[in-house]
RNA sequence: CAUACCUGCGUCUAGGGUUCCGGUGCGCCGUGCGCGCAUGCUGGUCCGAGAGACGCAACCCGGCAUAUGGCCGGAUACACGGCGGGACAAAAGCCCGGGAGGU
Numbered sequence: 001c002a003u004a005c006c007u008g009c010g011u012c013u014a015g016g017g018u019u020c021c022g023g024u025g026c027g028c029c030g031u032g033c034g035c036g037c038a039u040g041c042u043g044g045u046c047c048g049a050g051a052g053a054c055g056c057a058a059c060c061c062g063g064c065a066u067a068u069g070g071c072c073g074g075a076u077a078c079a080c081g082g083c084g085g086g087a088c089a090a091a092a093g094c095c096c097g098g099g100a101g102g103u
Stems, first nucleotide, its partner, number of pairs: 007057006015047002020044002022041001023039006029032001060074005078098001080101001084096003
């Protein structure tokens, strides 16, 4: 200096907006479990972390066993990060992205 690897999924949280529900405001009328418009408004539905949590699995190493597939143990480190773009209804620690850049 260059390259490879640094896994996947589920549940949740930080966080996020507004498709649906609900709330609020206004209007309408047939005053109803009503309709329409507007509004992210604590919330429910929804999205949701590489650098957050838990769990399951996988990869790697060693041992035992073994012919149709297991069991046990170990290890699984570190991680500052734009601008901009993208999707879904929309936004976001989502994706581009362990990116650009920085140490």